[in-house]
RNA sequence: GGACAUGAGGAGCGUUGCAUCGGCUUUCGCCGACAGGCUCAUGUCUCACCGUAUAGAACCAACGGCGCUCGCUUUGA
Numbered sequence: 001g002g003a004c005a006u007g008a009g010g011a012g013c014g015u016u017g018c019a020u021c022g023g024c025u026u027u028c029g030c031c032g033a034c035a036g037g038c039u040c041a042u043g044u045c046u047c048a049c050c051g052u053a054u055a056g057a058a059c060c061a062a063c064g065g066c067g068c069u070c071g072c073u074u075u076g077a
Stems, first nucleotide, its partner, number of pairs: 001046009010070006018037001020033005036063001
């Protein structure tokens, strides 16, 4: 770095439908569902690189189409 699993990033309603997924189709495509698909942390597996080895402490999120509502915090009236 990659894959997978789990957790977290306050919650809900409506809506659009890109990727992905499912179905259909000789092909082209069509239909349906769809706004955690992103980031962080832990664990397992794996790839590459580095090279004396090990341990501890501190800090800690940023985001998530459009419209609306609630919750939490702060400030003002």